[in-house]
Context: one part of a larger RNA
């Protein structure tokens, strides 16, 4: 390479938008580029395969036949793909009417708790641990009451509950704003799917500038433990954690499972909406659609397990893997203020 694969063995890009490209619903007519049939031409010799022959055999070699092409011309066909023209509505989008939500951004605001400050009461301890000590306290701590300051996070509600493409999102109110679902089947009429490059978003930690700093707390100091203890435990504590603007671009960024569509037994939950039934009415009950979990059949799987939210059966497109170590390293390129990121070898070795 041909292949075979990618939940856990190597392998799904962290997620999305989208360029080129690839692929593309039903139907009518046309065309004849692909395609199919026929025919003619060409595909030199040598070489290759088969047959026959010549050197004693073979290699070698002479003769004959055949194979060998995304080949060219002409004639024909029109099912399929393409192209041109027209039509359709089930894909896609839109309209109308509803609806749930920690979806996003900004501003405002609330209570509990911790810490600190001021004052009152009050006196000898408090704190901490396996036990202690460092630490705090007669300059009045801890406890308790009242008042004040400030920062951060939002108990209960809270739920294999909800929302978001992913990262992620949780007190309350207001404003701005994205997406979804359901009903209707009114409009457009294939407008679609995927997506190399590209672009945007992207937890925590980190970086730059300015603010802020209650609690927690890398580093650091001290006390213990121990043979030692650069730790685990304890007392402190800077950066950080928070806000604004910018950079960075990683993760066990996980469902370790790419996106989209179609098809293939069921059972019992739950969330959102709708229809029916029922009722005075809301429930209950039956059904439909969309989500989210559990169990399970066929089938799949090395097994574990998956099982209409597939890892089953198919289709299209993208990404990725190809023994372990060396190594996600070196070198080079690109990006970054830096830290570093991204792309990504080889020698050697088993």
């Nucleotide at each position: 390479c041909u292949g075979g694969g990618c939940g856990u063995a190597a392998a799904g890009c962290g997620c999305a938008u989208g360029u080129a490209g690839g692929c593309g619903g039903u139907u009518u007519g046309g065309u004849a580029c692909g395609g199919c049939g026929g025919u003619g031409g060409u595909g030199a010799a040598a070489g290759c395969u088969c047959c026959c022959g010549g050197c004693u055999c073979a290699a070698c070699u002479g003769g004959g036949a055949g194979a060998g092409g995304u080949c060219c011309g002409c004639c024909g066909c029109a099912a399929c793909g393409g192209c041109c023209a027209g039509a359709c509505u089930c894909g896609a989008g839109g309209g109308u009417g509803g609806u749930a939500g920690a979806g996003g951004c900004a501003c405002a605001u609330g209570g509990a708790a911790u810490u600190c400050c001021u004052g009152g009461u009050g006196u000898a301890g408090c704190g901490g641990u396996g036990a202690a000590a460092u630490g705090c306290g007669u300059a009045g701590a801890g406890a308790u009451c009242a008042g004040g300051a400030g920062g951060a996070a939002c108990a209960c509600c809270c739920g294999u509950g909800g929302c978001g493409a992913a990262g992620g999102c949780g007190g309350u109110g207001u404003g701005c704003u994205g997406g979804g679902c359901c009903a209707u089947g009114c409009c457009u009429g294939a407008c679609g799917c995927u997506g190399a490059g590209a672009u945007g978003c992207g937890a925590a930690g980190g970086c730059c500038a300015g603010g802020g700093g209650a609690g927690u707390g890398a580093a650091c100091g001290g006390g213990a433990u121990u043979a030692g203890a650069u730790a685990c435990c304890c007392c402190g504590g800077u950066a950080a954690u928070c806000c604004u603007g910018g950079c960075g671009g990683u993760a066990a960024a996980c469902g370790a499972u790419g996106a989209u569509g179609a098809c293939u037994a069921g059972g019992a939950g739950u969330c959102a909406g709708c229809g029916g039934u029922a009722u005075c009415g809301a429930c209950c009950c039956c059904g439909c659609u969309g989500g989210u979990g559990c169990c399970g059949g066929a089938g799949c799987u090395a097994a574990c397990g998956c099982g209409u939210g597939a890892a089953g059966u198919c289709a299209u497109c993208c990404g990725c893997c190809u023994g372990g170590g060396g190594a996600g390293u070196a070198c080079g390129g690109c990006c970054g203020c830096a830290a570093g990121g991204u792309u990504g070898a080889a020698a050697c070795u088993c």
The prediction has a mean pLDDT of 88.
A computed fold for a 350-nucleotide part of an RNA from a metagenome, annotated as small-subunit ribosomal RNA, central domain.
Rfam family: Bacterial small subunit ribosomal RNA. Its family is annotated with structural constituent of ribosome and ribosome in the Gene Ontology.
The full RNA is in RNAcentral, with records from SILVA.